[in-house]
Context: one part of a larger RNA
Molecule: small-subunit ribosomal RNA, central domain
Organism: uncultured bacterium
RNA sequence: CUGGGCUUAAAGGGUGCGUAGGCGGCGACUUAAGUAGGAUGUGAAAUCUCCCGGCUCAACCGGGGAACUGCGUUCUAAACUGGGUUGCUUGAGUGGGAUAGAGGUGUGCGGAACUUCCGGUGGGAGCGGUGAAAUGUGUUGAUAUCGGAGGGAACACCGUUGGCGAAAGCGGCACACUGGGUCUUAACUGACGCUGAGGCACGGAAGCCAGGGGAGCAAACGGGAUUAGAUACCCCGGUAGUCCUGGCUGUAAACGUUGAAUACUGGUUGGGAGGGGACUUGUCCCAUCCCGACGUAGCGAAAGCGUUAAGUAUUCCGCCUGGGGAGUAUGGUCGCAAGGCUGAAACUC
Numbered sequence: 001c002u003g004g005g006c007u008u009a010a011a012g013g014g015u016g017c018g019u020a021g022g023c024g025g026c027g028a029c030u031u032a033a034g035u036a037g038g039a040u041g042u043g044a045a046a047u048c049u050c051c052c053g054g055c056u057c058a059a060c061c062g063g064g065g066a067a068c069u070g071c072g073u074u075c076u077a078a079a080c081u082g083g084g085u086u087g088c089u090u091g092a093g094u095g096g097g098a099u100a101g102a103g104g105u106g107u108g109c110g111g112a113a114c115u116u117c118c119g120g121u122g123g124g125a126g127c128g129g130u131g132a133a134a135u136g137u138g139u140u141g142a143u144a145u146c147g148g149a150g151g152g153a154a155c156a157c158c159g160u161u162g163g164c165g166a167a168a169g170c171g172g173c174a175c176a177c178u179g180g181g182u183c184u185u186a187a188c189u190g191a192c193g194c195u196g197a198g199g200c201a202c203g204g205a206a207g208c209c210a211g212g213g214g215a216g217c218a219a220a221c222g223g224g225a226u227u228a229g230a231u232a233c234c235c236c237g238g239u240a241g242u243c244c245u246g247g248c249u250g251u252a253a254a255c256g257u258u259g260a261a262u263a264c265u266g267g268u269u270g271g272g273a274g275g276g277g278a279c280u281u282g283u284c285c286c287a288u289c290c291c292g293a294c295g296u297a298g299c300g301a302a303a304g305c306g307u308u309a310a311g312u313a314u315u316c317c318g319c320c321u322g323g324g325g326a327g328u329a330u331g332g333u334c335g336c337a338a339g340g341c342u343g344a345a346a347c348u349c
Stems, first nucleotide, its partner, number of pairs: 004320003007303002012317001014202004021195003025088007033081002035077008049065006091192001092189003095185005103178007110155001114151007126137002163170002207248006216242002221237004259316006267294007275286005298305002322349003331342004
């Protein structure tokens, strides 16, 4: 290199946009770069191979043929690929009409709970906590109860086997701005497409920098228990953090452990979104999009997958090649740091 693979055995990049590149719909005309055929030149000798011959044979050697799968020139063909010209509408997109949604950003508002403080009523020894206790808290009057003021975070019920988003993710209400989707129409453009090495952007939680904020919760830490011990599990406290603004980090079991796109291949059933039709007006039928369940063929080592494929095919990208050493060392690069990305070998089984 060929060949083989990537749900669970090693292996799909966390996700998108997109550069180069690769690949690419239906016709007509043309060209002749690829492609195919013919002719011709060249492809040294040796080697290889076939035939014949020389050393008694063989190795070895000599002669002749073929071959040297290649390259150049030229003629021809025009189906396919490529180039050029021209056209088409099914792919893709635009427009008109309608529509569902926790899609995003910002601002404002709301109630429940919690907590702090203040005041009141009432009352007098407990409260709290646990398996049981203790630490804690309370006669300076707690806990319980009512009212008021402040504060921060999260939005019960609806709520879902529901929806939206590229993924991460998104849930009180209102307003403003804004992205995408679906259905319908068929007016417009006329292949404008798919994928995508590099690149750019987004990217949970934790963490970092600066400034705010801080109710509850709570790494670290202190104390009480438990225990042989208890650097834990349980309890009482409690700081970073959790929240906001600006910047950084760039990783996750970032999972459907299943890359994207297109086409084709029996069905049954449920949920969501609009559209068309039939009538008996609340049911049935038809086409489309999204989310599920079960299963035919087929596939699969099996489990299982099964029109949302792990089936049948094509295109493009990423990745794998025994376990450990090791996602380590080293170099490079990014980062304030923590660390990230790239990423071995000796040795060993």